[in-house]
């Protein structure tokens, strides 16, 4: 220097045009003498900025971060 891939909740993933789900962990309840464990429920997420769309997490451009292949010419 080029060339692929990835970036979603506190962690680890799924979901790829039409309300963002799952476990794990976290808060509250039911059970229990208490606690665990079961069970019910709550909260918390699209890496940043354009654009295209009626509608973007998804499509497309830049940037940013992570991983991975690979030189050329002299």
């Nucleotide at each position: 220097g080029g060339g692929a891939g990835c970036u979603u909740a506190g962690g680890u993933a799924a979901g790829u045009g039409g309300u963002a789900u799952a476990c794990c962990a976290g808060c509250g309840g039911u059970c229990u003498c208490c606690a665990a464990a079961a069970c019910c429920g709550c909260a918390a997420u699209c890496g940043g900025a354009g654009g295209u769309u009626c509608g973007a997490u998804u499509c497309c451009u830049c940037c940013a971060g992570c991983u991975c292949c690979u030189g050329c010419c002299a």

Background:
Predicted 3D model of a 74-nucleotide RNA (transfer RNA) from a Candidatus Microgenomatia bacterium. The sequence is in RNAcentral, with records from ENA. It matches the Rfam family "tRNA". Rfam links the family to the GO term triplet codon-amino acid adaptor activity. Rfam describes the family as follows. Transfer RNA (tRNA) molecules are approximately 80 nucleotides in length. Rfam classes the family as a transfer RNA.